A computed fold for an 86-nucleotide RNA from a Gammaproteobacteria bacterium, annotated as c-di-GMP-I riboswitch aptamer. The model forms 91% of the base pairs in the Rfam consensus. It matches the Rfam family "c-di-GMP-I riboswitch aptamer". Rfam links the family to the GO term cyclic-di-GMP binding. The prediction has a mean pLDDT of 90. The source organism's lineage runs through Bacteria, Pseudomonadati, Pseudomonadota and Gammaproteobacteria.
RNA sequence: CACUGUAAAUGGCAAACCUGUCGAAAGGCAGGGACGCAAAGCUACCGGUCUAAAGGUGAAAUACCUAUGACAGCGGAGUUGCCAGU
Numbered sequence: 001c002a003c004u005g006u007a008a009a010u011g012g013c014a015a016a017c018c019u020g021u022c023g024a025a026a027g028g029c030a031g032g033g034a035c036g037c038a039a040a041g042c043u044a045c046c047g048g049u050c051u052a053a054a055g056g057u058g059a060a061a062u063a064c065c066u067a068u069g070a071c072a073g074c075g076g077a078g079u080u081g082c083c084a085g086u
Stems, first nucleotide, its partner, number of pairs: 002086004012037002017032006035073001041079003045076003048071003055065003
């Protein structure tokens, strides 16, 4: 440096759900809680998914369109990194 994660060590993160809080929502944050995770660290760059406040369409609707809002625990890519092995 590249690849691998059977066993082990030091440890780490924390799904659902509950409570509080922020938000129009999706969702975020904090506490509890563990389904899982070897990048479940970080970055919305590509694809994808969710939401639709404002805006637009509409006679109207609980309708339709739309991301400037989200998801890194959907896939890819980029980047940093612990232990062990080859």